[in-house]
RNA sequence: GAGGCCGAGAGGCGCUGCAACGGACCUCGGGUCCGCCACGCUCGGCUCCCCGUGAAUCCGCAACAAGGGCGCCUCCCAAAC
Numbered sequence: 001g002a003g004g005c006c007g008a009g010a011g012g013c014g015c016u017g018c019a020a021c022g023g024a025c026c027u028c029g030g031g032u033c034c035g036c037c038a039c040g041c042u043c044g045g046c047u048c049c050c051c052g053u054g055a056a057u058c059c060g061c062a063a064c065a066a067g068g069g070c071g072c073c074u075c076c077c078a079a080a081c
Stems, first nucleotide, its partner, number of pairs: 001049001003047007010074006018040001021035006039067001
């Protein structure tokens, strides 16, 4: 650094729909249509793979957010009146 699993980021309803995914077709390295679709993001833990470094490893302590198309509602905190 990449992948996978788990957890968290208060909760819900509606709408649109890019990517990904599924299906069909085509002039098939791709394209079109239909379906589905607003945690696909970030943080933490575990696991696995790759790369680099080398007085590092292990243990302990501390810290724990910031964001997420549009509309509405609930909840929580604060402020104003």
SAH (S-adenosyl-L-homocysteine) riboswitch aptamer from Amycolatopsis endophytica, 81 nucleotides, folded computationally. The coordinates come from a structure-prediction model, not an experiment, and the mean pLDDT is 77. Its Rfam family is "SAH (S-adenosyl-L-homocysteine) riboswitch aptamer". Rfam 15.1 lists 1,354 matches to the family in 1,132 species. Its family is annotated with regulation of gene expression and S-adenosylhomocysteine metabolic process in the Gene Ontology. The sequence is in RNAcentral, with records from Rfam.